The RNA shown here (ZMP/ZTP riboswitch aptamer (pfl RNA motif)) has 80 nucleotides and comes from Amycolatopsis acidicola.
The RNAcentral record of the sequence draws on Rfam.
Taxonomically the source falls in Amycolatopsis (Bacteria, Bacillati, Actinomycetota, Pseudonocardiaceae).
Its Rfam family is "ZMP/ZTP riboswitch aptamer (pfl RNA motif)". Rfam 15.1 lists 3,295 matches to the family in 2,545 species. The literature on the family includes a 2015 paper in Nat Struct Mol Biol by Jones and Ferre-D'Amare, "Recognition of the bacterial alarmone ZMP through long-distance association of two RNA subdomains".

[in-house]
RNA sequence: GGCAUGGGCCGUGACUGGCGUUCGGGUGGGGCACCACCGGGGAGCGGUCCUGCGACGAGCCGCACGCCUGGGCGAUCCCG
Numbered sequence: 001g002g003c004a005u006g007g008g009c010c011g012u013g014a015c016u017g018g019c020g021u022u023c024g025g026g027u028g029g030g031g032c033a034c035c036a037c038c039g040g041g042g043a044g045c046g047g048u049c050c051u052g053c054g055a056c057g058a059g060c061c062g063c064a065c066g067c068c069u070g071g072g073c074g075a076u077c078c079c080g
Base pairs, nucleotide, nucleotide: 006050007049008048009047010046011045012044015041016040017068018067019066020065021064025038026037027036028035029034059073060072061071
């Protein structure tokens, strides 16, 4: 001097569903688990600052819980 990891701040931000339960999203529409708006969440990505060695070991993201449905992101490999 560089850097792993972790944290702060700023910007951006996919995904945010259905049913039941004792209140635990709301309104309208649609009919199969979706659409729009509002409310509330939100991993990740980029920048910057601090820290200055570990990494991996049930991957991460929405809902109080349960049963489901459908997605997004990270890591690894291959192809374009």